[in-house]
Annotation
This is a predicted structure of a 72-nucleotide RNA (c-di-GMP-I riboswitch aptamer) from Shewanella algae. The prediction has a mean pLDDT of 87.
RNA sequence: GCAAACUGAGCGAAAGCUCAGGACGCAAAGCUUCCGGUCUAAGGCCCUAGGGUUAAGAUAGCGGGGCUGCCA
Repeated sequence: GCAAACUGAGCGAAAGCUCAGGACGCAAAGCUUCCGGUCUAAGGCCCUAGGGUUAAGAUAGCGGGGCUGCCA
C1' cells in the first nucleotide's frame, strides 16, 4: 500500500460485481482471460413441464504465461 469472511446499499437470470463499513490474508492481493482449472446457465440446443448440455457471463485473492512496478 491492498483488503478475505461478514454487514448495509445498488447492479445482475445466476455465478458474481460496484460503493461504504470491516480485516482473513498478500512483498506485486498492480494490470492483462493468452493457456489450463473452477463457478454460474439467462439465451441456444436436446428431451419434455422439469431435467440434461452449452460461455458469448464470472473468477487475476485457483495455477501458469505476458506487461509494468516496489522493497531488500